This is a predicted structure of a 117-nucleotide RNA (SAM riboswitch aptamer (S box leader)) from Flavobacteriaceae bacterium UBA6231.
The sequence was found by an Rfam model in a public genome assembly.
Taxonomically the source falls in Flavobacteriaceae (Bacteria, Pseudomonadati, Bacteroidota, Flavobacteriia).
The model forms 97% of the base pairs in the Rfam consensus.
[in-house]
RNA sequence: AUGUUAUCAAGAAAGGCGGAGGGAUUAGACCCAAUGAAGCCUUAGCAACCCUUUACUUGUAAAGAAGGUGCUAAAUUCUACUUAAGCUGUUUAUUAACAGAUUUAGAUAGAUAACCA
Numbered sequence: 001a002u003g004u005u006a007u008c009a010a011g012a013a014a015g016g017c018g019g020a021g022g023g024a025u026u027a028g029a030c031c032c033a034a035u036g037a038a039g040c041c042u043u044a045g046c047a048a049c050c051c052u053u054u055a056c057u058u059g060u061a062a063a064g065a066a067g068g069u070g071c072u073a074a075a076u077u078c079u080a081c082u083u084a085a086g087c088u089g090u091u092u093a094u095u096a097a098c099a100g101a102u103u104u105a106g107a108u109a110g111a112u113a114a115c116c117a
Base pairs, nucleotide, nucleotide: 003115004114005113006112007111008110013043014042015041016040017039021032022031023030026080027079028078029077044072045071046070049068050067051064052063053062054061055060056059076109081106082105084103085102087100088099089098090097091096
């Protein structure tokens, strides 16, 4: 790497170097960016996965933040695949079928942590 488990609508930015892109990937949409993108560094902060302390019902709760990660525009920026719901339109004599956008739940993909190897 792959795999397992958990989480992903909350939270938290300044400076220096840099110099044109960036928001993971494909497509579309929409944004950010010379009032300075990516990247690197410093400092600060957020959070509480690992962690520390305490309690007991021993896997939970409360408190904490020294250390290992992570993160600090927009929901993982949104949509795409499946299911369900109602709405609109078209066709049909009708049941109904098809199409479009919306909403709900999920899947896939991705990110992060811990573990495994």